[in-house]
């Protein structure tokens, strides 16, 4: 200087004019509205609603089965499928990055095609035993032409050992070498992979050593085990006032005794309520007014604690809350990038709150700033 | 704003994780017919809405986006 890795923070500024939505305060008004004045008015993602939790109801949120999340280990936190640290894996030459990562020796299903065989293997090939047929040698018999025991050898068929060669395949029964045997084979032996037991370290996942038998294909984002978790519903929840009716019809089950329906999205059981719930039809309204509602698990400084996430204390500082609807536009000067000798062109993202936090995701700059981080190259 | 469901060939729909996704309807061209239309033949048409991931192997499992659909107000 190149190439990269980490980590952070921004999301153009400034002035005028013109607007929009909300609190407030002064005059007025029976109350108000408009108008003045003065204040406040998007985000990192406000998004996707994919987690988690606060809140509100339902029984004070209750057992079980059924469902249905999640899975390394410690730790964090209200809680998490987040986060920090760490372990193992797999990627990178290297900072460093990824990983839904429990169990396949509890069981069950699957492994198309090819292949003999997809997990109680056997086609080819190897190597034994029988048996036949041929060839060869020829013990021994002859009537001297010949027949012919056994042996070897080759081919067939059959019955057996075998898992080293071959071929298939995503995957083939531990791997590489040597000894061994009719042939082989962890049959033995040395490394090396795993898997069991024992020391040793380590909260712990795991890691190192000795040491034994010699081995057990993959899928579990298939069923399943196993461990932890998980009541449903949502701000259109949910409280209150205020107008209106045909306070209306049809169905269904209950009520004096046993709680039917709903609460409750699958079942049972417990609980709570005497009237409940479906369908049709009718009313209220600018889908009526008021509360929930916006200060919170909040920001930032400082100290303790911790390797960090974090958390405890003290300071300090913020103030949209809608009609589901406002939060903008025009203009100049400046900034940053790009084109273009130049005058000067053009470009300034993604996207916008709706009951509130924590996180995840996805969408956005060939941008900035910082690393006592890697690599590679050239001078010194 | 909340909660939910689909997405295969132009249309409607199929297809237990196995080769190279079928099926009617449309549509090519052929033939039949004096032409048309009904009929026979043949044929074309697919990134299974897009990315990534599990598996040997995805339309089908998981997961992120994307596009299109429904439903939810008080009150008696």
């Nucleotide at each position: 200087c190149g190439a990269g890795g980490c980590g952070g923070a921004c999301a153009g500024g400034u002035g005028a004019c013109c607007g929009c939505c909300g609190g407030c305060g002064a005059a007025g008004u029976a109350a108000a509205u408009a108008g003045c004045g003065u204040u406040g008015g998007a985000g990192g993602a406000a998004a996707g609603u994919c987690c988690g939790g606060g809140c509100u109801c339902c029984a004070a949120a209750g057992a079980g089965c059924a469902g249905g999340g999640c899975g390394c280990u410690g730790g964090g936190u209200a809680a998490c499928a987040c986060c920090c640290a760490g372990u193992c894996a797999g990627g990178g030459c290297g900072a460093c990055c990824u990983g839904a990562a429990g169990g396949a020796a509890a069981g069950u299903g699957c492994c198309a095609c090819a292949g003999a065989a997809a997990a109680c293997u056997a086609c080819c090939g190897c190597c034994g035993g029988u048996c036949g047929a041929c060839g060869u040698u020829g013990a021994u018999c002859u009537c001297c032409g010949g027949a012919g025991a056994a042996g070897c050898g080759u081919c067939g068929a059959u019955c057996g050992g075998u898992a080293a060669g071959g071929g298939u395949g995503a995957a083939a029964a531990g791997g590489u070498g040597g000894g061994g045997c009719a042939a082989g084979a962890g049959c033995c032996c040395a490394c090396c992979g795993g898997c069991g037991g024992c020391c040793g370290g380590g909260u712990g996942a795991c890691c190192g050593g000795c040491u034994g038998g010699c081995c057990a294909g993959g899928u579990a984002a298939a069923c399943c085990c196993c461990g932890c978790c998980c009541g449903g519903a949502g701000c259109a929840a949910g409280a209150c006032c205020a107008a209106a009716u045909a306070g209306g019809a049809g169905g269904a089950c209950g009520u004096u005794u046993u709680a039917a329906c709903g609460g409750c999205g699958g079942c049972u059981c417990g609980c709570c309520c005497a009237g409940u719930c479906c369908u049709c039809g009718g009313g209220u309204u600018u889908c009526g007014g008021u509360c929930g509602c916006u200060a919170g698990a909040g920001a930032c400084g400082c100290g303790g604690c911790g390797u960090a996430a974090g958390u405890c204390g003290c300071g300090c500082c913020c103030g949209a809350g809608a009609c589901a609807g406002a939060u903008g536009g025009u203009c100049a000067c400046c900034g940053u990038c790009c084109c273009g000798c130049g005058a000067g062109g053009g470009a300034u993202a993604c996207a916008g709150a709706a009951c509130c936090c924590g996180g995840c995701u996805u969408a956005c700059g060939c941008g900035c700033c910082g690393c006592g981080c890697u690599c590679g190259g050239c001078c010194c | 704003g909340c909660c939910c469901g689909c997405u295969u060939a132009g249309c409607u729909c199929a297809a237990a994780g196995g080769a190279c996704a079928g099926a009617g309807c449309g549509c090519a061209u052929g033939g039949c017919u004096u032409c048309g239309g009904a009929c026979c033949a043949u044929g074309a048409g697919g990134u299974u809405a897009g990315g990534g991931g599990u598996u040997c192997g995805a339309g089908u499992c998981c997961u992120c986006u994307a596009g299109c659909g429904g439903g939810c107000a008080c009150c008696a």
The prediction has a mean pLDDT of 78. Two RNAs folded together computationally: RNase P RNA and transfer RNA, 456 nucleotides in total. Rfam match: Bacterial RNase P class A. Gene Ontology terms of the family: dimeric ribonuclease P complex, ribonuclease P activity and tRNA processing. It is annotated as a ribozyme.